[in-house]
Model confidence (mean pLDDT): 78 of 100. This is a predicted structure of a 132-nucleotide RNA (c-di-AMP riboswitch aptamer (ydaO/yuaA leader)) from a Vulcanimicrobiota bacterium.
RNA sequence: ACACGCCAAUCGCCGAAUUCGGAAGAUUCCGAAGCGGGGGACUCCACGGUGGGGUGAAUGCGCCGGUCGGCGCUAGGGUAACCUCUGGGCCCGAACCCGUCAACUAACCUCGCAGGCGUCGAAAGAGGAACC
Numbered sequence: 001a002c003a004c005g006c007c008a009a010u011c012g013c014c015g016a017a018u019u020c021g022g023a024a025g026a027u028u029c030c031g032a033a034g035c036g037g038g039g040g041a042c043u044c045c046a047c048g049g050u051g052g053g054g055u056g057a058a059u060g061c062g063c064c065g066g067u068c069g070g071c072g073c074u075a076g077g078g079u080a081a082c083c084u085c086u087g088g089g090c091c092c093g094a095a096c097c098c099g100u101c102a103a104c105u106a107a108c109c110u111c112g113c114a115g116g117c118g119u120c121g122a123a124a125g126a127g128g129a130a131c132c
């Protein structure tokens, strides 16, 4: 000097998952705003039961395999430097829940505000904002 790993701070990412107030006095409870989810008429739609449905980007296809699982692709989704979009590269393409039950849906009812992380920066371009 470089590379790798760890810790802290700052900054930031996925996601609805943030901010504030009050009480309590370890962890907690209550409320408000904001963001997000579910249920729920008229009307409409008619079929199906091999049950059906919800959150989420996470759906589908092929191959290997007795199964678990694995490989490849894919609908779809994410990715900073003020914001948005396009593009490139790099990634994800899961998991969980309800329990025979739910289309949409005004009024109305109700629930959540977690968890997990470190991308880009010789691939660049456009529009807007702000400042001067």
Stems, first nucleotide, its partner, number of pairs: 011118004018033006034113006051101001052098004060073005076092004082128005